[in-house]
Record summary:
Two RNAs folded together computationally: RNase P RNA and transfer RNA, 430 nucleotides in total. Its mean pLDDT, the model's own confidence on a scale to 100, is 79. Rfam match: Bacterial RNase P class A. Rfam classes the family as a ribozyme.
């Protein structure tokens, strides 16, 4: 200098004018002051909050899934273990259980799981046949080829007719014990010839966690017009009774017949439209001291830091740069995840050179 | 702003671990003088996209793209 790795910020700056919003002050006019983000996105967890539901317990249905430990909680994050990957800094990993059952494992192949033999090896025993080499039956193997994503522990010496955990030996592995560790594991020792293939992001079993639903949740105030309950008032009669029939009003109509329509009035209750409230001080920010390796926690002192309901957060202009990237709240907060021009600081590896 | 559902040729779809049916529409051929009609023969490299489980993935899983549905009370 180069190549890389991880973590932390920042993402136009300042000056004017003129808008739009919340909130205070004021009679007004108008002044003060606040005014999008690391993702404000997906909405994929996890919780505050409401409201309906609940004795406990189970069942069903979801989700997590090596340990410990942070947390309000988690599927987050911290730290260790185990495996891979890299020379290395570091990175990756849905990482219980396949001898509890059950299902699948196309083609290919002898066999894909109660195992078996396609080519091939052997010919020592046993039978035959031949004068013999040897051939053939009756077997024996599972090394070697071959198929397959996967074939019944691996290698290596011995052994055998040829083979074979059949023996040993070293590794893998089950059991069992000791040591270390809060554990998950890790090391020894001793023991088993080895005890039977993959899948659980197939059903399943095991251990743990979950009651629904979502601010258009829910509270309160509260027209018009319908309807619902109650009073009181308005004529006869007919019927137990719904109810009906004259009168009576109101419309049509210059009036009669006629035809349609129909109780008045007060008061309660639910409840829409509309307003309020929930609505932003909250698991909050900054600082400093402290415990912890560390997420994180405890104390102290300091701040207030958007709150709309047609929805604000902009526009011009003057400068000055490297000419500015994804994107824009809606009830809130704690993760993940995505997307993002261009730019700063920091820690550590690797290589090559020089001193 | 909440909730839910769907995505497979150009259109309509089937298929839910083991070679991506079918039909319309399009191209070719043949019957016919011609044309319709009728038979043959084609026609999915990415199954919205990317990763992962798996010997194997449209189908399972995770994460993203796009669409599309509904959301107060009485009468």
């Nucleotide at each position: 200098g180069g190549a890389g790795u991880c973590g932390g910020c920042c993402g136009g700056g300042c000056a004017g004018u003129c808008g739009c919003u919340g909130c205070g002050c004021g009679c007004a006019a108008g002044c003060g002051u606040g005014g999008a983000g690391g993702a404000a996105a997906g909405u994929c967890c996890g919780g505050g909050c409401u409201c309906c539901a609940c004795a406990g317990g189970g069942c069903a249905g979801g989700g997590u899934g090596c340990c410990a430990g942070g947390u309000a909680a988690c599927g987050c994050c911290u730290g260790g273990g185990g495996g891979g990957c890299g020379c290395g800094a570091g990175c990756c990993c849905a990482c219980g259980g396949a001898a509890a059952g059950u299902g699948c494992c196309a083609c290919a192949g002898a066999a894909a799981a109660u195992a078996u033999a396609c080519c091939g090896c052997c010919u020592a025993a046993g039978c035959g046949c031949g004068c013999g080499a040897g051939c053939g039956c009756c077997g024996g193997c599972a090394a070697g080829g071959g198929u397959g994503a996967a074939a019944u522990g691996g290698u290596g010496c011995g052994g055998u007719a040829a083979g074979a955990g059949c023996g040993c030996a070293c590794c893998g592995c089950g059991c069992g014990g000791c040591u270390g560790g809060c554990a998950a594991c890790a090391g020894c020792c001793g023991u088993g010839g080895c005890a039977g293939g993959g899948u659980a992001a197939a059903c399943c079993c095991c251990a743990c966690c979950c009651g629904g639903a979502g601010c258009a949740a829910g509270a309160c105030c509260a027209a018009a017009u319908a309807g619902g309950g109650g009073a009181g008032c308005a004529g006869g009669g007919c019927g137990c009774g719904a109810g009906c029939c004259c009168g009576c009003a109101u419309g049509c109509g210059g009036c009669c017949c006629g035809c349609a329509u129909g109780g008045c009035u007060c008061c309660c209750g639910g409840g829409u439209a509309g307003g309020u409230c929930g609505c932003u001080c909250g698991a909050g920010c900054c600082g400093c001291a402290u415990g912890g390796c560390g997420a994180c926690g405890u104390g102290c002192g300091g701040c207030c830091c958007a709150g709309a309901u047609g929805a604000a957060u902009g526009a011009c202009u003057g400068u000055c740069c490297c000419c500015g990237a994804c994107a824009g709240a809606a009830c809130c907060c704690g993760g993940c995840u995505u997307a993002c021009a261009g730019g700063c600081c920091g820690g550590c590896u690797c290589c090559a050179a020089c001193u | 702003u909440g909730g839910g559902c769907c995505g497979u040729c150009g259109c309509c779809a089937a298929g839910u671990g083991g070679u991506a049916a079918g039909g319309c529409a399009c191209g070719g051929g043949g019957u016919u003088u011609u044309g319709a009609u009728c038979c043959c023969c084609g026609c999915a490299u990415u199954c919205g996209g990317a990763g992962g489980u798996u010997c194997g993935a449209a189908u399972c899983c995770u994460c993203c793209c796009g669409g599309c549905c509904c959301a107060g009370c009485c009468a």